Context: one part of a larger RNA
RNA sequence: GCCAACGAGUGGCUGUCAGUCCUUCGUCUAAGCUCCUUAAGGAGUGGAGGCAUAGCGAAAGCGAGUCUUAAAAGGGCGUUUUUUCUGCUUGCAGAAAAAGAGGGCUGGCAGACGACCCGAAGCCAGGUGAGCUUGCCAUGGCCAGGUUGAAUCACGACGAAAGUCUUGAGGAGGACCGAACCCGUAGAUCGUGCAAUAUCUUGGGAUGAGCUGUGGCAAGGAGUGAAAAGCUAAUCGAACCUGGUAAUAGCUGGUUCUCCCCGAAAUAGCUUUAGGGCUAGCGUCUUCGUAUGUUCCGGGGGUAGAGCACUGAAUGGAUUUUCGUAGGGCAACCUAGACUGUCCAAUCAAACUCCGAAUACCGGAACUAAACAUGCGAAGGCAGUCAGACUGUGGGGGCUAAGCUCCAUAGUCGAGAGGGAAACAACCCAGACCUUCAUCUAAGGUCCCUAAAUUUAAACUAAGUGCAAGUAAGGAGGUGAAGUUUCUUUGAUAGUUAGAAAGUUAGCUUAGAAGCAGCUAUCUUUUAAAAAGUGCGUAACAGCUUACUAACUGAGAAGCUUUGCGCCGAAGAUUUACGGGGCUAAAGUUUAAUACCGAAGAUAAGGAUGGCGUUCUUUUUGAAUGUCAUGGUAGGGGAGCAUCCUUCUUCCGCUGAAGGUGAGUCGUAAGGCUUGCUGGAGGAUGAAGGAGAGAUAAUGUUGGC
Numbered sequence: 001g002c003c004a005a006c007g008a009g010u011g012g013c014u015g016u017c018a019g020u021c022c023u024u025c026g027u028c029u030a031a032g033c034u035c036c037u038u039a040a041g042g043a044g045u046g047g048a049g050g051c052a053u054a055g056c057g058a059a060a061g062c063g064a065g066u067c068u069u070a071a072a073a074g075g076g077c078g079u080u081u082u083u084u085c086u087g088c089u090u091g092c093a094g095a096a097a098a099a100g101a102g103g104g105c106u107g108g109c110a111g112a113c114g115a116c117c118c119g120a121a122g123c124c125a126g127g128u129g130a131g132c133u134u135g136c137c138a139u140g141g142c143c144a145g146g147u148u149g150a151a152u153c154a155c156g157a158c159g160a161a162a163g164u165c166u167u168g169a170g171g172a173g174g175a176c177c178g179a180a181c182c183c184g185u186a187g188a189u190c191g192u193g194c195a196a197u198a199u200c201u202u203g204g205g206a207u208g209a210g211c212u213g214u215g216g217c218a219a220g221g222a223g224u225g226a227a228a229a230g231c232u233a234a235u236c237g238a239a240c241c242u243g244g245u246a247a248u249a250g251c252u253g254g255u256u257c258u259c260c261c262c263g264a265a266a267u268a269g270c271u272u273u274a275g276g277g278c279u280a281g282c283g284u285c286u287u288c289g290u291a292u293g294u295u296c297c298g299g300g301g302g303u304a305g306a307g308c309a310c311u312g313a314a315u316g317g318a319u320u321u322u323c324g325u326a327g328g329g330c331a332a333c334c335u336a337g338a339c340u341g342u343c344c345a346a347u348c349a350a351a352c353u354c355c356g357a358a359u360a361c362c363g364g365a366a367c368u369a370a371a372c373a374u375g376c377g378a379a380g381g382c383a384g385u386c387a388g389a390c391u392g393u394g395g396g397g398g399c400u401a402a403g404c405u406c407c408a409u410a411g412u413c414g415a416g417a418g419g420g421a422a423a424c425a426a427c428c429c430a431g432a433c434c435u436u437c438a439u440c441u442a443a444g445g446u447c448c449c450u451a452a453a454u455u456u457a458a459a460c461u462a463a464g465u466g467c468a469a470g471u472a473a474g475g476a477g478g479u480g481a482a483g484u485u486u487c488u489u490u491g492a493u494a495g496u497u498a499g500a501a502a503g504u505u506a507g508c509u510u511a512g513a514a515g516c517a518g519c520u521a522u523c524u525u526u527u528a529a530a531a532a533g534u535g536c537g538u539a540a541c542a543g544c545u546u547a548c549u550a551a552c553u554g555a556g557a558a559g560c561u562u563u564g565c566g567c568c569g570a571a572g573a574u575u576u577a578c579g580g581g582g583c584u585a586a587a588g589u590u591u592a593a594u595a596c597c598g599a600a601g602a603u604a605a606g607g608a609u610g611g612c613g614u615u616c617u618u619u620u621u622g623a624a625u626g627u628c629a630u631g632g633u634a635g636g637g638g639a640g641c642a643u644c645c646u647u648c649u650u651c652c653g654c655u656g657a658a659g660g661u662g663a664g665u666c667g668u669a670a671g672g673c674u675u676g677c678u679g680g681a682g683g684a685u686g687a688a689g690g691a692g693a694g695a696u697a698a699u700g701u702u703g704g705c
Base pairs, nucleotide, nucleotide: 001705002704003703004702005701006700011113013111014110015109016108017107018106019105020104021103022102023101024100026051027050028049032045033044034043035042036041055062056061065077066076067075068074081098082097083096084095085094086093087092088091116254117253119251123244124243125242126241127240128239134218135217136216137215138214139213140212141211142210143208145177146176147175148173152169153168154167156165157164158163181205182204183203186201187200188199189198220236222232223231224230257640258639259638260637261636262635267280268279269278270277271276281385282384283382284381285380286379287378288377289376290375291374293367294366295365296364297363298362299361305355306353307352311349312348313347315345316344317343318342319341322338323337325336326335327334328333388413389412390411391410392409393408394407395406396405397404418429419428420427433607434606435605436604438603439602440601444597445596446595447581448580449579453594455593456592457591458590459589460588466583467582474568475567478565479564480563481562482561483560484559485558486557487556495552496551497550498549499548501525502524503523506520507519508518531546535544536543608630609629610628611627612626613625614624615623616622641694643691644690645689646688647687648686650684651683652682659678660677661676662675663674664673665672666671
C1' cells in the first nucleotide's frame, strides 16, 4: 500500500413540545404482597405519595382575592370558558363535543451524568528501581621500557668564620618521552550502520585528585553531583509501574443506506470577548389569521450639483490705514516693502451655505378586483449561521497603490451545473425533474484546427498596426477626410538662362575690418532689379551664393485649423506567442445589411414526483383531468430499503436450506425476484415488537498478502 472483519448521537433519571391511547364518578400507582405461567412476562392487591382542584406576596401571611401604600385612591397579578342539540318554566335543566386536568407509549429537543468517537502535554496517590550511571564505605588487583637528576651525604679546594665551589654517591616529583590501561582532540568512514553513538587515522593522561574487580550505602520534589540542571537501567527542568481515569481539550481529525419537499448565514448587541458563546436577524415544520396589482397625491430633509450671502482659504488690479524696514535726499518727499480696510475681476471647502435636485423613505387616496404567483403576520417545535469573496456604483483609510483595508448599495459565487471569455469560484448569457440521433434562439461567433459567410455594400490601415484586457508626456513633410486663408494665363510655385550695379573699402573700432569679428547708422543714385547685405569663404581683399529682377516654360502653388487610421517613444525572466496555423481590395479597423451556427434557455413528444383546484369513487383512500412547480451546502420536514433478534402466522427444504460464485430480469433509488454451478442443513412470507442496525476515509484497530 491493497483486501477482509471491527469501528462513532447511546442508556436510566428529570423537564418540555408534538402525535397517539386511557380516564375525566379527578388521575396515576411505587416498593411490598398474592396468584398464573416460567421470564426481555402477565393478572390482582397496595392511594404511601405525586400532579390537579386558588390565587397573591420576598416572606410572615391573607384568601376570590391579594400585593403595593398613610389610603376604603390608583395600579400589578388573579377570580370555570366556548360551541352545538333537546326540553320547556325564556333563562333554566339535560346531553354531546371542544378546551382544560392526570397518566401510559412513541418521537423531537434540553439538563446533570464519560454523553457522538479517537487524541494530549499534565496533576495527585501508592509502590518498584543505584546489576546503567553519580558519590561514598570495606576489601583486593594493575601501571613494559627509557629520560631528567631535588633534598641529603662523602672526599677535596678556598675561607678567620659563616659558608661557597668541584667531583662522586643518592633517587625526589599531581616531573618528561612512551606501551598495557583509562579517555575521546581533529578529520574521514558509517548514517534501513558492524553499532539506537561504532570503525580507521590522529590525539590526551599514563606514580596519580590514577585505573580497576567484588561486596555494601544513599531515590523521586528525593538522592548524588570538582556544577553540565549532569546522572538516577537506551527515559530526567522532576524516573518507572499501577490507580484516581472514559482527567480535561471553546482545538484538529473522523462520523456508515435511499428517494422526495423547502432551504440559510458569514450581520447587530453583550461577552477576560474576538477562530468560542447567548439573544435578535435570516431557514424549516405544525396550527391559526390575513391578502393582491396599477396609478396618483401629500410630506420632512440639506446629499449630488451649484454658489460665495456667513465661516475660512487663496490670486491679480485700483484705492486706503498704520509702520518707518531698505535705497536716495538736509528736509518736505520719492521708489520698493509689510500691515489694515473698501471696490472690481476670477476661484476653493467633509467638519462653509443665499440655494438645491434625482432616487430613497414615510403617509394617504382612487381604480381594478379574483387571472397568475404565492406573499405577509402571530404562536409553538427544531435548527444552522457570527472567518465571507469578487464585480459595478457612492464613499473613508492608503499613493484617487494593491488580488489592499473599512462601510453603504445591487448582482454573482458561497450553496449553481450548462454556453461564451484559449485555459479562468465572483465577468457576459442562462437557472440542470427524467428521456429523444427533433425545432428556435441568448451571449458569443461563421478561412483551418472548430459547428456556422473565404457573405453583400462602402471606406480606412501598410504599421503584421491589428486579428477579444491595457500603455503616457513628448516628437515627426506617414496617409485619408473636412474647413479656411493667400498667390495664380495681367503667367503663380518649382526648374533653366542671364543680371544682382554706383557713391563706397558707409562711419567707428582695429595691425587689418573692404556686405559678412564687433559698435552706430542703415541714406542717395542708376535701374527691369539689386540689402550699407542671407549663408559659405579670405590675414584682409578676392571668389561662390541668397534676397530681388528679366526671359524661357505652362497650371495649379503655398500655409493654417479640426479630425480618422497608422509611426517613434516601447526593457524580463521554460516557448518565438493573436489559443495556434496563418491572414493585407483581410481572416485587420469603421459603417450598414442579410443568412446561418450556437446552451442542460424556449418549443415539440412521452414519462415521474409535489402543491393548488375540479369531477368520480364508500368518508378514508384511490382514479381521471386542469394548472403551476421540481439546482442546491449548513439545516428543517416527509416517505421508504436492507441487516440481526423476539412473538404470532403461513410456508419451503437432503428430489438439496443458508452461504459462495456467475447469468437473466423487475423497481425512481436503497434493493427485489428467478436460475446454472458450488455447498450440505437449515431457511423464508405476512402482521407486530426490539436494536451492539448500514464505512472509500479518523497518520483508525486487528488479521492476511